[in-house]
RNA sequence: CGGUUUUUAGAGCAAAUUGUUCGAAAGUACAGACGCAAAGCCAUAGGGUCUAACUUCCAUGGGAAUAUGACAGCCUGGCUGCAAAC
Numbered sequence: 001c002g003g004u005u006u007u008u009a010g011a012g013c014a015a016a017u018u019g020u021u022c023g024a025a026a027g028u029a030c031a032g033a034c035g036c037a038a039a040g041c042c043a044u045a046g047g048g049u050c051u052a053a054c055u056u057c058c059a060u061g062g063g064a065a066u067a068u069g070a071c072a073g074c075c076u077g078g079c080u081g082c083a084a085a086c
Base pairs, nucleotide, nucleotide: 003086004085005084006083012036013035018031019030020029022027034073040079041078042077045076046075047074048071049070050069055065056064057063058062
């Protein structure tokens, strides 16, 4: 330096539900604690998923398509990084 394993040190992150803020929505932030050894960052890296304000079409009850919006706690990839053992 790299790989594997463990969660026993210290430190860290924070799912669902509920409440509040922002947002058209998806979702974000805070409280909280299911879990996490990268559950740290990158969506201007590829795939995937969610939403559909605007726009377009059909149409005039409304419906369909669309990301420029969102998810890094969906997979892969890139960058960085903590303790111990082998």
Model confidence (mean pLDDT): 78 of 100.
The RNA shown here (c-di-GMP-I riboswitch aptamer) has 86 nucleotides and comes from Desulfosporosinus acididurans.
It was read from a public genome assembly, where an Rfam model found it.